[in-house]
RNA sequence: ACGUUGGUGGUUCAGUGGUAGAAUCCUUGCCUUACAUGCAGGAGACCUGAGUUCAAUUCCCAGCCAAUGCA
Repeated sequence: ACGUUGGUGGUUCAGUGGUAGAAUCCUUGCCUUACAUGCAGGAGACCUGAGUUCAAUUCCCAGCCAAUGCA
């Protein structure tokens, strides 16, 4: 330099155009003398910009970042 794959709560991952979910973490309450476990709640996210569309995490383009292949 060229190509490929990916970017979603603090972390690890789903989500094939129509209200973004799970586990874990954090936190509140219950349980306990206390801690842990357990139970019931709460908070927390779509990398950036532009385009198509009634509607974009999803489709197109460019950029940024990471990994990887070739040289």
A computed fold for a 71-nucleotide RNA from Trichechus manatus latirostris, annotated as transfer RNA. It matches the Rfam family "tRNA".